[in-house]
RNA sequence: GCGGGUGUAGUACAGCGGUUAGUAUGUAAGUUUUCCAAACUUAAGAUCGGAGUUCGAUUCUCCGCACCCGCA
Numbered sequence: 001g002c003g004g005g006u007g008u009a010g011u012a013c014a015g016c017g018g019u020u021a022g023u024a025u026g027u028a029a030g031u032u033u034u035c036c037a038a039a040c041u042u043a044a045g046a047u048c049g050g051a052g053u054u055c056g057a058u059u060c061u062c063c064g065c066a067c068c069c070g071c072a
Stems, first nucleotide, its partner, number of pairs: 001071007010025004018055001027043005048064005
């Protein structure tokens, strides 16, 4: 340089164009316990950036950025 893939809570991942954007874990508060752990309840927390298509985009298209893989 060329081609391909991925980008979503702190972390690991889901998500038929109309979802309150979800699960696990972590964090915080509470219940329980003499205390801790475990268990249970609750809460906060996210769509890489820009443009386009569309009534409507996390989802489709393009450009850029970051990371991964292959070729040279």
Transfer RNA from a Candidatus Saccharimonadota bacterium, 72 nucleotides, folded computationally. Its Rfam family is "tRNA". From the family's description: Transfer RNA (tRNA) molecules are approximately 80 nucleotides in length. Rfam links the family to the GO term triplet codon-amino acid adaptor activity. Lineage of the source: Bacteria > Bacteria candidate phyla > Candidatus Saccharimonadota. The sequence was found in a public genome assembly.